The part of an RNA shown here (small-subunit ribosomal RNA, 3' minor domain) has 145 nucleotides and comes from a Gemmatimonadota bacterium. Model confidence (mean pLDDT): 83 of 100. It was read from a public genome assembly.

Context: one part of a larger RNA
RNA sequence: CACCGCCCGUCACGCCAUGGAAGCUGGGGGGACCCGAAGCCGGUGUGCUAACCGCAAGGGGGCAGCCGUUUAAGGUCAACUCAGUGACUGGGGCGAAGUCGUAACAAGGUAGCCGUAGGGGAACCUGCGGCUGGAUCACCUCCUU
Numbered sequence: 001c002a003c004c005g006c007c008c009g010u011c012a013c014g015c016c017a018u019g020g021a022a023g024c025u026g027g028g029g030g031g032a033c034c035c036g037a038a039g040c041c042g043g044u045g046u047g048c049u050a051a052c053c054g055c056a057a058g059g060g061g062g063c064a065g066c067c068g069u070u071u072a073a074g075g076u077c078a079a080c081u082c083a084g085u086g087a088c089u090g091g092g093g094c095g096a097a098g099u100c101g102u103a104a105c106a107a108g109g110u111a112g113c114c115g116u117a118g119g120g121g122a123a124c125c126u127g128c129g130g131c132u133g134g135a136u137c138a139c140c141u142c143c144u145u
Stems, first nucleotide, its partner, number of pairs: 003108001005105001008101002011098001013095004018090003023085006031077004039070001041068004047063003052059002111132009
């Protein structure tokens, strides 16, 4: 490149990341309950027993066995938490020349905008209240020259 301007949203296409989601997979640290090896400890110890005591009988001590406490691993359950994945679904970003319209920018052709409610392919439209950051015309006040 100056209205043959600018510009808004739906829709279509491509790419990117992302929210929701029945679930699925994996990790993490705990909890409750079940089960419970070995060891230590405690109890028992009718069986066994060289050292000590005893002339002896026996005693003392020890051992096996049995019981219990503690407890690793394991199992069950319901949660928590962190990742990944997930039919389907929601919008978002980006992308020279796609579709539909034309909402905004001039009084943008119904001034615009804000809040709210309803409606509509879409930008939007309508109602109610508010604002001037509205053009035009007239008047008033103030400022500058």